[in-house]
This record gives sequence, structure tokens and C1' cells, in this order.
RNA sequence: CAGAAGGCCGCGGGAGAGAGCCGCCGCGGGCGGCCGCCGAAGGUGAAAGGCUCUUUUAAGUGUAAGGAGCCGAAUCUCUCAGGCAAAAGGACCGCUGGCCGGAGG
Repeated sequence: CAGAAGGCCGCGGGAGAGAGCCGCCGCGGGCGGCCGCCGAAGGUGAAAGGCUCUUUUAAGUGUAAGGAGCCGAAUCUCUCAGGCAAAAGGACCGCUGGCCGGAGG
């Protein structure tokens, strides 16, 4: 420094699924029960592959195969949580917006 990755904030965009039924309450709504659904807050699971140990195994090393443990992604999966009029929230995307940062020059 006309400063990368990354992080936080702000602004814009942003899907899906019953305005379900019953009861109660201090009724925008909240709580409880009962079904029916959604996946894009968050969370769960784990593939290829990798590492370690062990057995087959014989004197040893190595290889191979089997077994055990650990690591291992998602917009996949589960639907725990959350959600199913609007509002709020919302993964993700965009911004010649702001701050931090400091690869690099």
C1' cells in the first nucleotide's frame, strides 16, 4: 500500500410445508393434547481415503487378506431442535458499504 484468505456488522435477494382439530388462558397471541407435513438456524449420521493396533504366520522384515479403534464432506441423511398466513427467523448469494485481519508487494 490501489493490500489476498478469513472473521464481524450493515444493506439487498432468499425456498419448503395445515391461517389444521380439541381444550384452557391474562386472546397480536400463549400453553397443553392430537394427527398431517417441511428442511436452508443449530445439531445427528457417515463414503472414498488415511493412521494405529491385532490375527492368519513360519526365525525376522515386508506384502496381502480379515478384524478392531480413530480421523474423514455436502444443498446428501435423520428430522432431535426448529419451522408450516403475515411478521420474525432463514442455509446460501450479491455489495466500488464499514470494521478487524495481515498473505503478499
Record summary
Glycine riboswitch aptamer from Rubrobacter taiwanensis, 105 nucleotides, folded computationally. Lineage of the source: Bacteria > Bacillati > Actinomycetota > Rubrobacterales > Rubrobacter. The model forms 90% of the base pairs in the Rfam consensus.